């Protein structure tokens, strides 16, 4: 120098005239004027998770559903994060992972193949029968011709699972004994199962020894199992103040309990004297809840981390058909394109001026911790690889 990897951090400034909103001042009977500070994000988006916070239960057990899912940690929780450990992928920094259990049970593995969970035999190789022309150096026979005998083809029975084909996958591999041919039959060496010691780790899990039966597909991001966990509903939550109106009719009950206790179902506890259902009328206005927090930010101690722990400073929209907008100027960021000085031995690097061009995703609504998505551009740190100089 170039490619790449991971991680943090910015999200334009200033100034001018116009035009908003909370809060505080001043004036003003009010409306309202005028002046000050301060005014959206890295994602406010999605509503996918987890909470705080507010109601409903005095609270229970069971099932049914739902979450997760290697181990150890962090955290108010979490599906989040950190750390590892196993597999996979990259040369490598680094990424990826619905990552427990297939001997609980149940389905599924298409075509092809002979056969796809306890199996098979298409080609083929070995016996042994029969049978067909062939051979010819064998026997018998005066010849005709006949016995045997070999290979060759066909046809049958038995044996086999190496060998060769199908397939994503064929019931372990190599290489050797043995065999009529073969085969873990068996035997050396390995993979893998199962058990039994040693060492190291909290653990998942890692190394190493040692006997074995010789060899127990895959599929759980299928159904199911097993751990482990789970009230429910939402800020239109839920409270306070003002105002307004119109009431009718039905059915149940009053302790022998209507009704009701908020995912559903059940049991078993409670509250209860007025519910409960059909029409009909009224109001939808003001406050609070609304921003000081599981907040930030610096120092420093633990810790590999994530995080926490002390100290200490800081308070930076709160709206309510919903506010921060539009101009102009500079000036800074980018990128293209040309130029001019400078430093280096070199490879190369810095400064500065000119012209053009561009500036995404986007918009708080009770607040916070995550994660997913959508983005113009920049900044800075670490590491890996690859070429070049010296």
């Nucleotide at each position: 120098u170039g490619g790449g990897a991971c991680a943090a951090c910015c999200a334009g400034a200033c100034g001018g005239c116009c035009g908003c909103g909370c809060g505080c001042c001043a004036c003003g009977c009010a409306a309202g004027u005028g002046g000050c500070u301060c005014g959206a994000g890295g994602a406010a988006c999605g509503u996918c998770c987890g909470g705080g916070c507010u109601c409903c239960g005095c609270a229970g057990a069971g099932c049914a559903g739902g979450g997760u899912g290697g181990u150890g940690g962090g955290u108010a929780a979490c599906g989040c994060c950190c750390a590892c450990u196993c597999g996979g992928g990259g040369c490598a920094a680094c990424c990826c992972g619905c990552a427990g259990g297939a001997c609980a049970g149940u389905g599924c593995c298409a075509c092809a193949g002979a056969a796809a969970g306890c199996a098979g035999a298409c080609c083929g190789c070995c016996g042994c029968c029969g049978u067909g022309a062939c051979c010819g150096c064998g026997c018998c026979g005066u010849g005709a011709g006949g016995c045997a005998g070999g290979g060759c083809g066909c046809g049958g029975c038995g044996g086999u699972a190496a060998g060769g084909g199908u397939g994503a996958a064929a019931c372990g591999g190599u290489g050797g004994u043995g065999u009529a041919a073969g085969a873990g039959a068996c035997c050396a060496c390995c993979a893998g199962c199962u058990c039994c010691c040693c060492g190291g780790g909290u653990g998942a899990c890692c190394g190493g020894g040692g006997a074995g039966g010789c060899u127990c597909g895959g599929u759980a991001a299928a159904c199911c199992c097993c751990a482990c966990u789970c009230g429910g509903a939402g800020c239109a939550a839920g409270g306070c103040c003002a105002g307004a109106c119109a009431g009718g009719g039905c059915g149940c009950g009053a302790u022998c309990g209507a009704g009701g206790g908020c995912u559903g179902c059940u049991c078993g506890c409670c509250c209860g004297a007025g519910c409960g259902c059909c029409c009909g009328g009224g109001u939808a206005g003001g406050c609070c809840g609304c921003u000081g927090g599981a907040g930030g930010g610096c120092g420093u101690c633990g810790g590999c981390a994530a995080c926490g722990g002390c100290g200490u400073c800081c308070c930076g929209a709160g709206a309510u058909g919903g506010a921060u907008g539009g101009c102009c100027g500079u000036c800074g960021c980018u990128c293209c394109c040309g130029c001019g000085c400078c430093g280096g031995c070199a490879a190369c690097g810095g400064c500065g001026g000119g012209g053009g061009a561009g500036a995404a995703c986007a918009g708080a609504a009770c607040c916070c911790g995550g994660c997913g998505u959508a983005u113009c551009g920049g900044u800075u740190g670490u590491c890996c690889c690859a070429u070049c100089c010296c």